[in-house]
RNA sequence: UCCUUAUUAAGAGCGGCGGAGGGAAUAGGCCCUGUGAAGCCCGGCAACCCCUGUAUGUUAAAGUACAGAAGGUGCUAAAUCCUACAGAUAUUGCGGUCUGAAAGAUGAGGA
Numbered sequence: 001u002c003c004u005u006a007u008u009a010a011g012a013g014c015g016g017c018g019g020a021g022g023g024a025a026u027a028g029g030c031c032c033u034g035u036g037a038a039g040c041c042c043g044g045c046a047a048c049c050c051c052u053g054u055a056u057g058u059u060a061a062a063g064u065a066c067a068g069a070a071g072g073u074g075c076u077a078a079a080u081c082c083u084a085c086a087g088a089u090a091u092u093g094c095g096g097u098c099u100g101a102a103a104g105a106u107g108a109g110g111a
Base pairs, nucleotide, nucleotide: 001111002110003109004108005107006106007105008104013042015041016040017039021032022031023030026084027083028082029081043076044075045074048072049071051068052067053066054065055064056063080103085100086099087098088097089096
């Protein structure tokens, strides 16, 4: 980098350093930010992987459910901030609602 697969409306600081930008990319919107952005550290959240315990299951396993959180990641404004493509829906239209896809993000496995 590519492929497969699961998840993607929950949750998480009024801390320190830092100093101007940030919300993936393109476009349009809408936001956050010197009452301090990005980034780093600490703290926290979660439970994908690993691991532990209990129950179940089995000849033994595998598997399943629940709990935990030491380890590996991840995350820590707003739904992945919203829309963009397709379909449905009521509507004259603008615009709206619903479903799906695409794209992205993260985990696990593989090339």
Molecule: SAM riboswitch aptamer (S box leader)
Organism: Lentihominibacter hominis